[in-house]
RNA sequence: GGUUGCACGUGGGGGUCCGGGCGUCAUGCCCGGUGAGACAAACCCUUUGAACCUGAUGCGGCUCAUACCGCCGUAGGGAAGCGUGCUGGCAGGCUGG
Numbered sequence: 001g002g003u004u005g006c007a008c009g010u011g012g013g014g015g016u017c018c019g020g021g022c023g024u025c026a027u028g029c030c031c032g033g034u035g036a037g038a039c040a041a042a043c044c045c046u047u048u049g050a051a052c053c054u055g056a057u058g059c060g061g062c063u064c065a066u067a068c069c070g071c072c073g074u075a076g077g078g079a080a081g082c083g084u085g086c087u088g089g090c091a092g093g094c095u096g097g
Stems, first nucleotide, its partner, number of pairs: 001095004005086006011046004016040001017033006052077003058071004
């Protein structure tokens, strides 16, 4: 010195469980729990990455039950985004000299 934020557009990534009832050859439908989101075409995340996956048929706690809460986790992976507009104060982070 630059960058970070918000909004929009666009590209990419991700999850969809538990309990109860009804019904079917099978697919399914309704209600409830937690949550941003449980198939909404919505929600979340996009490397400054806990969105999400592995570990995991893990460990402890709560609950009718559950990936419900916590540990695990300074563990290992995971999409390396871009453009426009607005604002851009402080601290911190990243980065160039």
Molecule: TPP riboswitch aptamer (THI element)
Organism: uncultured Ferrovum sp.